The RNA shown here (transfer RNA) has 72 nucleotides and comes from Castanea mollissima.
Rfam family: tRNA. It is annotated as a transfer RNA.
RNA sequence: GGGUUUAUAGUUUAAUGGUAGAACGCGUUGCUCAUAACGACGUAGUUGCAGGUUCGAGUCCUGCUAAACCCA
Numbered sequence: 001g002g003g004u005u006u007a008u009a010g011u012u013u014a015a016u017g018g019u020a021g022a023a024c025g026c027g028u029u030g031c032u033c034a035u036a037a038c039g040a041c042g043u044a045g046u047u048g049c050a051g052g053u054u055c056g057a058g059u060c061c062u063g064c065u066a067a068a069c070c071c072a
Base pairs, nucleotide, nucleotide: 001071002070003069004068005067006066007065010024011023012022013021018055025043026042027041028040029039030038048064049063050062051061052060
């Protein structure tokens, strides 16, 4: 220098172009003499950034940024 893949909650991740979910974590609470475990409720996302297509974009297209890998 060329190419491929990935970027979503504090973490790990899901989501046929049609309301962004789950688990873990964290907070409150029930249970218990108490703790753990277990149960209930709650918590938090400009979906990496900027544009485009579309009635509608996490998803499709373009550029940029970052990471991993391949070729030279």